[in-house]
RNA sequence: AUACAUAAUACACCUAAUUCCCCUGUCGGGGAAGCGGAGGAACCAAUUUUCGGGGUUAACCACCAUAUUUUGGUAGAGGGCUAGCUUUCAGUCCUAACCCGUCAGCUAACUUCGCAGGUGUGGAAAGCGAGUCUGU
Numbered sequence: 001a002u003a004c005a006u007a008a009u010a011c012a013c014c015u016a017a018u019u020c021c022c023c024u025g026u027c028g029g030g031g032a033a034g035c036g037g038a039g040g041a042a043c044c045a046a047u048u049u050u051c052g053g054g055g056u057u058a059a060c061c062a063c064c065a066u067a068u069u070u071u072g073g074u075a076g077a078g079g080g081c082u083a084g085c086u087u088u089c090a091g092u093c094c095u096a097a098c099c100c101g102u103c104a105g106c107u108a109a110c111u112u113c114g115c116a117g118g119u120g121u122g123g124a125a126a127g128c129g130a131g132u133c134u135g136u
Base pairs, nucleotide, nucleotide: 011120012119013118014117018033019032020031021030022029023028034115035114036113037112038111039110044105052103053100054099055098056097060076062074063073064072065071077095078094079093080092081091082090084128085127086126087125088124089123
């Protein structure tokens, strides 16, 4: 000096999943703000209900092949990252999973639920913005 691994802290990323206060003195309970989801009138919409139906999410629609549950591929469509922010280009990655339980369109008031889990990028241009250093 380079590479890899581990630990802590800081920073950053996906995501709604963050911050603070009180009690307890044990790892729990309660609350507030903030963010997110569901149910729920009129009007409007829809009248299609075992071929069940519906919800969260970017995670869907088709076609082909194989399996005959699944898997792979193609093409659309959707989503994330590239370290001040936004946009564009370019590059690169993802399209999992879970839930309700025969039942829900939209939906003011109102009611109700969640705040988990996982990870480690750094190319270019334009616009905007902030700080530091040096000189005068």